FMN riboswitch aptamer (RFN element) from Nesterenkonia haasae, 125 nucleotides, folded computationally.
RNA sequence: ACGUGCUUACGGGAUCGGUGCAAGUCCGAACCGGCGGUGAUAGUCCGCGACCCGGCGCCCACUGCGCCGGUUGAACCGGUGAAAUUCCGGUACCGACAGUUAGAGUCUGGAUGGGAGUAGCACAG
Numbered sequence: 001a002c003g004u005g006c007u008u009a010c011g012g013g014a015u016c017g018g019u020g021c022a023a024g025u026c027c028g029a030a031c032c033g034g035c036g037g038u039g040a041u042a043g044u045c046c047g048c049g050a051c052c053c054g055g056c057g058c059c060c061a062c063u064g065c066g067c068c069g070g071u072u073g074a075a076c077c078g079g080u081g082a083a084a085u086u087c088c089g090g091u092a093c094c095g096a097c098a099g100u101u102a103g104a105g106u107c108u109g110g111a112u113g114g115g116a117g118u119a120g121c122a123c124a125g
Stems, first nucleotide, its partner, number of pairs: 003123004008119003015029004030106002032095002034048004043093002052070007075091005097109003
């Protein structure tokens, strides 16, 4: 270095106003962006996680858990440079499901959940 273990720690965010009987949902202007990788730093390149769907197994059953598979949004141009859809300039775009006296990336809920992973400790070398 690699590897194994741990009942160890951490592990996502976002408003003001207007109209109106009623909107943090419409309108105007804002604001937010998980994890790993990538010859240079990424919400929009590649992949992963979560949500959703299906199958199989565990369980008396419900619930839940595990494994496998599927689906899963969005960016271009110019500049610098050895190298950047990642930096700089410009102009854009995207954001699950359910609920709500009015339509949701920002409110409420599943979620004091789960989790990609990061760090630490130990063993071993």
The coordinates come from a structure-prediction model, not an experiment, and the mean pLDDT is 81. The source organism's lineage runs through Bacteria, Bacillati, Micrococcales, Micrococcaceae and Nesterenkonia.